A computed fold for a 472-nucleotide part of an RNA from an uncultured bacterium, annotated as small-subunit ribosomal RNA, 3' major domain.
The RNAcentral record of the full RNA draws on ENA.
The coordinates come from a structure-prediction model, not an experiment, and the mean pLDDT is 87.
[in-house]
Context: one part of a larger RNA
RNA sequence: UGACGGGGGCCCGCACAAGCAGCGGAGCAUGUGGCUUAAUUCGAAGCAACGCGAAGAACCUUACCAGGGCUUGACAUCACCGUGAGCCGGCGGAGACGCCGGGGCCGAAAGGAGCGGUGACAGGUGGUGCAUGGCUGUCGUCAGCUCGUGUCGUGAGAUGUUGGGUUAAGUCCCGCAACGAGCGCAACCCCCGCCGUAUGUUGCCAGCAUUGAGUUGGGCACUCGUACGGGACUGCCGGCGUCAAGCCGGAGGAAGGUGGGGACGACGUCAAGUCAUCAUGCCCCUUAUGCCCUGGGCUGCACACGUGCUACAAUGGCCGGUACAACGGGCUGCGACGCCGCGAGGCGGAGCGAAUCCCACAAAGCCGGCCCCAGUUCGGAUCGCAGGCUGCAACCCGCCUGCGUGAAGCCGGAGUUGCUAGUAAUCGCGGAUCAGCAUGCCGCGGUGAAUACGUUCUCCGGGCCUUGUACA
Repeated sequence: UGACGGGGGCCCGCACAAGCAGCGGAGCAUGUGGCUUAAUUCGAAGCAACGCGAAGAACCUUACCAGGGCUUGACAUCACCGUGAGCCGGCGGAGACGCCGGGGCCGAAAGGAGCGGUGACAGGUGGUGCAUGGCUGUCGUCAGCUCGUGUCGUGAGAUGUUGGGUUAAGUCCCGCAACGAGCGCAACCCCCGCCGUAUGUUGCCAGCAUUGAGUUGGGCACUCGUACGGGACUGCCGGCGUCAAGCCGGAGGAAGGUGGGGACGACGUCAAGUCAUCAUGCCCCUUAUGCCCUGGGCUGCACACGUGCUACAAUGGCCGGUACAACGGGCUGCGACGCCGCGAGGCGGAGCGAAUCCCACAAAGCCGGCCCCAGUUCGGAUCGCAGGCUGCAACCCGCCUGCGUGAAGCCGGAGUUGCUAGUAAUCGCGGAUCAGCAUGCCGCGGUGAAUACGUUCUCCGGGCCUUGUACA
């Protein structure tokens, strides 16, 4: 100087408390451990691995296994030699591949794609993240981490950065052997909330005409879209405060004291993660640790754990009627509408590269009806049968529909998680990936709470000062 303490002081954070909903029990989905296996490819490992890499494992993917094959190789560059226009057909085979046959070149020449041969070389998701770059997680959006000069100290180093106040903040004020400065904080950027200006189609409709309908004429006030501005600064008033920084209350205002959200992550820590995104040193394989193919596996199941979905019902389930979104996506696409089918879906097919057309009926809600507390009109696992779709192909191993079957489950031990407001809870919708496949993920809007005395105690993490230390 740090680190540590079941030392002290001060102070924060959904850390506790207050409160709401869960998890831990059930069934299923998914990840993991384990076991099994010819293989169940590999990585991730407390927080910070476990719906994680995987934003799509039937083949492919695929890195694994079995079997069948190939060696200048599936791919790149170069040299030399040969052949010479890249084509068609047949046979064997699961295919990869092998065998056979046919056709056949431009050019005066040089030469030429491809193919064959030889040699350099290719190739490796083989090892090492304890050799690395890059990228990332985490402490932590925590308020810290340093430097120059000066001063102090033999020195390590200290001072500044400590102190008094204040803040979300090393934020600012005051003081001070310090005076300044840098990286961080904040601001500058994006979205939402108010207003104005400009513009007016594909958007909108106040008044006029018209229609089943903003449908058409017309119009651009309004909504909205796009762009550019304005607006909030403790600016104003009162009180408190050291005449300060600032704090409390108030006015005005769409909005206050950081308005709400995002992007943004200092010096560093964990030899944290990744050699399987990529790059890369070294090591290793080179008729194989490379490459191709068919099939299998990654989906195996006595078990154990994590994350979820659906429930156990009456604030509910079912039936009929009826209302209101936002974000998005769409051309080997979205598909209106008509017909067929109980349905999944099928046949035809308008319009739309889309503020125009389509996906697209939002659902909870509201109105009416049934159920009457029961393992039920709760719950839907499991299984049987019949079908639909995608795809070369759904046996292993996809999704969906109809009929039947109806399991566990009556609110969950010790313990444990999230959340402070348009939040939790609850309801549906969209998108990426994608032929097909979502309870996951990333977004969107609808309905919309409860509680916070407080920081004493207790748990977790953190900041500053101080103290002890036999630790570095």